Predicted 3D model of a 719-nucleotide part of an RNA (large-subunit ribosomal RNA, domain II) from a Candidatus Poseidoniales archaeon. The coordinates come from a structure-prediction model, not an experiment, and the mean pLDDT is 83.
[in-house]
Context: one part of a larger RNA
RNA sequence: CCCUGGGAGUCUUGAUCAUUGGCGAGGUUAAGCAGUUGAUCUGCGAAGCCGUAGGGAAACCGACAAGUCCGCAGCCCGUAAGGGUGAGGGACGAGAUGUGCUCGUCUGAAGUCAAUGGUGGAGGACCUGAAGCCUAUCGAUCUAUGCCUGGCCAGAUUGAAGCCCGAUGAAAGUUGGGUGGAGGAUCGAACCGUUGCUGACGUGCAAAUCGCUCGGACGAGUUGGGUAUAGGGGUGAAAGUCCAAUCGAGAUGGGCAAUAGCAGGUUCCGCGCGAGACUACUCGUAGGUAGACCUCUGUGGAGAUAGAUUGUGCUGUAGAGCACUGAUUGGGUAUUUAGGGGGAGCGAUCCCUCGGUACGCUGUCAAACUCCGAAGGUGCAAUCAUUGUAGAAACAGGGAGUGAGUCGCGGUGGGUAAGCUACCGUGACGAAAGGAGAACAGUCCAGCCUAGCGUUAAGGUCCCAAAGUACUAACUAAGUGUCAAAGACAAACCGUGUCCGUGGUCGAAAACAACCAGAAGGUGGGCUUAGAAGCAGCCAUCCUUGAAAGAGUUCGUAACAGAUCACUGGUCAAGCUUGCGGGCCGGGAAAAGGGACGGGGCUAAAGUUAGUCACCGAUACGCUAGACCAGCGAAAGCUGAUGUGGUAGCGCGGCGACAUGUUCGGGCAGAAGGUAGGCUGUGAAGUCUACUGGACCGUAUAUGUAUGAGAAUCUAGGG
Numbered sequence: 001c002c003c004u005g006g007g008a009g010u011c012u013u014g015a016u017c018a019u020u021g022g023c024g025a026g027g028u029u030a031a032g033c034a035g036u037u038g039a040u041c042u043g044c045g046a047a048g049c050c051g052u053a054g055g056g057a058a059a060c061c062g063a064c065a066a067g068u069c070c071g072c073a074g075c076c077c078g079u080a081a082g083g084g085u086g087a088g089g090g091a092c093g094a095g096a097u098g099u100g101c102u103c104g105u106c107u108g109a110a111g112u113c114a115a116u117g118g119u120g121g122a123g124g125a126c127c128u129g130a131a132g133c134c135u136a137u138c139g140a141u142c143u144a145u146g147c148c149u150g151g152c153c154a155g156a157u158u159g160a161a162g163c164c165c166g167a168u169g170a171a172a173g174u175u176g177g178g179u180g181g182a183g184g185a186u187c188g189a190a191c192c193g194u195u196g197c198u199g200a201c202g203u204g205c206a207a208a209u210c211g212c213u214c215g216g217a218c219g220a221g222u223u224g225g226g227u228a229u230a231g232g233g234g235u236g237a238a239a240g241u242c243c244a245a246u247c248g249a250g251a252u253g254g255g256c257a258a259u260a261g262c263a264g265g266u267u268c269c270g271c272g273c274g275a276g277a278c279u280a281c282u283c284g285u286a287g288g289u290a291g292a293c294c295u296c297u298g299u300g301g302a303g304a305u306a307g308a309u310u311g312u313g314c315u316g317u318a319g320a321g322c323a324c325u326g327a328u329u330g331g332g333u334a335u336u337u338a339g340g341g342g343g344a345g346c347g348a349u350c351c352c353u354c355g356g357u358a359c360g361c362u363g364u365c366a367a368a369c370u371c372c373g374a375a376g377g378u379g380c381a382a383u384c385a386u387u388g389u390a391g392a393a394a395c396a397g398g399g400a401g402u403g404a405g406u407c408g409c410g411g412u413g414g415g416u417a418a419g420c421u422a423c424c425g426u427g428a429c430g431a432a433a434g435g436a437g438a439a440c441a442g443u444c445c446a447g448c449c450u451a452g453c454g455u456u457a458a459g460g461u462c463c464c465a466a467a468g469u470a471c472u473a474a475c476u477a478a479g480u481g482u483c484a485a486a487g488a489c490a491a492a493c494c495g496u497g498u499c500c501g502u503g504g505u506c507g508a509a510a511a512c513a514a515c516c517a518g519a520a521g522g523u524g525g526g527c528u529u530a531g532a533a534g535c536a537g538c539c540a541u542c543c544u545u546g547a548a549a550g551a552g553u554u555c556g557u558a559a560c561a562g563a564u565c566a567c568u569g570g571u572c573a574a575g576c577u578u579g580c581g582g583g584c585c586g587g588g589a590a591a592a593g594g595g596a597c598g599g600g601g602c603u604a605a606a607g608u609u610a611g612u613c614a615c616c617g618a619u620a621c622g623c624u625a626g627a628c629c630a631g632c633g634a635a636a637g638c639u640g641a642u643g644u645g646g647u648a649g650c651g652c653g654g655c656g657a658c659a660u661g662u663u664c665g666g667g668c669a670g671a672a673g674g675u676a677g678g679c680u681g682u683g684a685a686g687u688c689u690a691c692u693g694g695a696c697c698g699u700a701u702a703u704g705u706a707u708g709a710g711a712a713u714c715u716a717g718g719g
Base pairs, nucleotide, nucleotide: 001719002718003717004716005715006714011123012122013121015119016118017117018116019115020114021113022112023111026050027049028048032044033043034042035041054061055060064093067092068091069090070089074085075084076083077082094107095106096105097104098103126265127264128263129262133255134254135253136252137251138250144229145228146227147226148225149224150223151222152221153219155187156186157185158183162179163178164177165176166175167174168173191216192215193214196212197211199210200209231247233243234242268654269653270652271651272650273649278291279290280289281288282287293401294399295398296397297396298395299394303387304386305385307384308383309382310381311380312379313378314377315376319372320370321369325366326365327364330361332359333358334357335356339354340353341352342351343350344349405429406428407427408426409425410424411423412422413421414420434445435444436443449626450625451624452623453622454621455620459616460615461614462600463599464598468613470612471611472610473609474608475607481602482601493587494586495585497584498583499582500581501580502579503578504577506575514571515570516569517568518567520544521543522542525539526538527537550565554563555562627644628643629640630639631638632637655708657705658704659703660702661701662700664698665697666696673692674691675690676689677688678687679686680685
């Protein structure tokens, strides 16, 4: 992992609601007793319980068998419109009680006992799952420590005290040589241990081992046997160590099905409707309770409403503005304004400047500014539209689920930012399939009953791959691009790439470019300087001749010279040059496996821009047939512009299993079961045939369940 079997909302009790039934101002028995055909049933049995009166804390007091109006259904009248009556219903009135007396509760008789189902309470309460807590026992054959009694420690080395002898000294003593054999002494086996390799092994030889290396090895040594200490206790040269592979509180049994707001699982079919992730409170934020949102039933009896238009109110956002509140650029005027600085004057005083204030001009800014002010949004009304007597709105009751939301678009706060975070509006996903987007919950199109045919949407039409190698006019040369957005992104800036638009100067009296020629004289201007001659630097920058020529644009020289330019003429011949704006394009442009327009590939495109006509393309739309649902109908059947996507969830109807009563059947001329096929039903399923099998099985109806398996690291067995 697979197969087969097992495997999870049950039962009791009391509460409440619905449905069905009995009796009904009453309903009903419990224990018990009797009978009996004996797990039963029948008959007795009102004790008790609920109801028939409420109000008040209590004392205590104590209520409409109907007065008025409206009016649904029904009934009656009417051709119709409409009218009458009107149970139930509603509004008043009247009453009981409480002095909480402008108020509260109650009053014109419906309950009760069962059965079935829904729900919640108490119980193990749908199943499985803790770590833990308490209690009683069992453990010191492992291990910790103590005690009793025994065992064991090769060999080698060092050489303490004491003692003897010699020397020396007055002596105490000192010193030499021996002897001696001390030590938590030294080296090193057994033995005990386990430092490093962080070696081997790591489904091992082994639930701690193997190898080399290493520590102690006469001691606080090691070890046999016996014995003691026991679970909040022991023992501990202390590591929370060890107490039988179990220790920050042993093991085993019990309390025990502990509890779990947490996690997993929870078994047949079909039909109708169909959410929420919001608001408030909560020792509350993984939970709950109430409301909103869903569903079912009833009451009720005429309106209701998502839309459009018009009318009429409301608003202060976007934008804009500076009239207020503040911020704020430049210059101006006025004011001296007990200000600062400076100046003139002997001084009074005057003048200049900075600053302040005010005024007008100029240029700006604002969520907590507004002289203004949309689009929108919203209240009410009317008309249209949709819907409702085939019963809406509203109300009452039973059952929920949800109360962690996510993303897109538009608008905000926080944040450098985020597939970030907190909000508002809206859409989608959630709970939504189909088509498009290469693939892709939340984007675009579009809301899936079944079958068939057609038409379109988004998006596409060279090939992969259905449909244009379609048309018209342009642009791009970068493979730019071939990407709606989202996510894949790119910016400032630069471009004599190219196209378009719009201005200016010049130009057939010849521009621009190129080529030919000239570019002179006063003069080497003056100054400076060694020199300074157009051209180191400073000052000035005139005049003449001329078609034109600077007291000189650049190079050059030590300084000159020389070359060149401005400027002029000629040749040539038609646009040249410059500013601004725009389109496409280029640079700017860097990431890790080789590499992505989905790919191939594409260049007057199969790219980009503008336009046109075809076609393809979905479960959308149309048509045909059928099913279901809803409504009507006695039925046949008819109708549905608007019906049939669906998680949590609510409601409804069914299928199968086992058992029992009754009923009707089948079976050795072959039951159940099995294998393989056929048919029927939307489905759970049913049924038939053949073979196998070899003895029981089924229909209908009623009742009752230990009643349906794919999942729970489910459980037992097998593979």